Background: Predicted 3D model of a 72-nucleotide RNA (transfer RNA) from Dermatophagoides pteronyssinus. The sequence is in RNAcentral, with records from Ensembl Metazoa and Rfam. Rfam family: tRNA. Rfam classes the family as a transfer RNA. Lineage of the source: Eukaryota > Panarthropoda > Acari > Analgoidea > Dermatophagoides.
[in-house]
RNA sequence: GGUUCUGUAGUGUAAUGGCUAUCACUGAGGAUUUUGAUUCCUCAAAUCUGGGUUCGAUUCCCAGCAGGACCU
Numbered sequence: 001g002g003u004u005c006u007g008u009a010g011u012g013u014a015a016u017g018g019c020u021a022u023c024a025c026u027g028a029g030g031a032u033u034u035u036g037a038u039u040c041c042u043c044a045a046a047u048c049u050g051g052g053u054u055c056g057a058u059u060c061c062c063a064g065c066a067g068g069a070c071c072u
Base pairs, nucleotide, nucleotide: 001071002070003069004068005067006066007065010025011024012023018055026044027043028042029041030040031039048064049063050062051061052060
């Protein structure tokens, strides 16, 4: 340099174009408990960036950025 794949809470993960974005762990608060652990309830936290298509984009298209694999 070329080809290709991936990018979603702090981490992992789901999501036929219909989103007010899922679940688990984690974090905060509370209930229970003599205390702690366990268990239960509530809350916080995310779509890599910029354009395009569309009534509507996490999803489709283009460019870029980051990472991985292969070739050279």